[in-house]
Source information:
c-di-GMP-I riboswitch aptamer from a Gammaproteobacteria bacterium, 87 nucleotides, folded computationally. The sequence was found by an Rfam model in a public genome assembly. The source organism's lineage runs through Bacteria, Pseudomonadati, Pseudomonadota and Gammaproteobacteria.
RNA sequence: GUCGCUCGAGGGCAAACCCGUCGCAAGGCGGGGACGCAAAGCCUCCGGUCUCAGGGUUCGAUUAUCUGAGAUAGCGGGGUUGCCGGC
Numbered sequence: 001g002u003c004g005c006u007c008g009a010g011g012g013c014a015a016a017c018c019c020g021u022c023g024c025a026a027g028g029c030g031g032g033g034a035c036g037c038a039a040a041g042c043c044u045c046c047g048g049u050c051u052c053a054g055g056g057u058u059c060g061a062u063u064a065u066c067u068g069a070g071a072u073a074g075c076g077g078g079g080u081u082g083c084c085g086g087c
Stems, first nucleotide, its partner, number of pairs: 001087004012037002017032006035074001041080003045077003048072005054067004
């Protein structure tokens, strides 16, 4: 420099579910727990999906839809940093 295709070692993260907690919710955080993960480290720039206490329209109501606000980086793309090792 490059690759994560192949080998080894030391490690890392942690789905579902349960408990606590925050949130209207999606979901977040902490503890337990491991389905998996070579970026399952970090960033909502693009697409997707999901949610809604508020506002508009609709409806008798349920509802639907728009706006706006959020969630997901373990949905994909993109950006960025990087242990160890192979070459």
The coordinates come from a structure-prediction model, not an experiment, and the mean pLDDT is 80.